[in-house]
Predicted 3D model of an 87-nucleotide RNA (SAM riboswitch aptamer (S box leader)) from an Actinomycetes bacterium.
Of the family's consensus pairs, 96% are formed in the model.
The coordinates come from a structure-prediction model, not an experiment, and the mean pLDDT is 87.
RNA sequence: CGUUCAUCCAGAGGAUCCGAGGGACUUGGCCCUGUGACGGUCCGGCAACCUGCCCAGGCAAGGUGCCAACGCCAGGAACGAUGAGGA
Numbered sequence: 001c002g003u004u005c006a007u008c009c010a011g012a013g014g015a016u017c018c019g020a021g022g023g024a025c026u027u028g029g030c031c032c033u034g035u036g037a038c039g040g041u042c043c044g045g046c047a048a049c050c051u052g053c054c055c056a057g058g059c060a061a062g063g064u065g066c067c068a069a070c071g072c073c074a075g076g077a078a079c080g081a082u083g084a085g086g087a
Base pairs, nucleotide, nucleotide: 001086003085004084005083006082007081008080013043014042015041016040017039021032022031023030025076026075027074028073029072044067045066046065048064049063050062051060052059053058054057071079
């Protein structure tokens, strides 16, 4: 990386710093947020994919990832995110 395949209705907390927006983009909704959201740091956790072990499935948590709501809902888009491969 306008690359290939797969998946996206399950799961998962607290402290601290910051200080006004945030929920990828857009339109219409709706929701979170000074009772401090979003984001950073520390610890903790979950188990989506890869991995290891026992092998219908389960356990582990090594590699990524993730820890408000069905990718929050709907329309649009060569849309977005994650994993594994490839370049």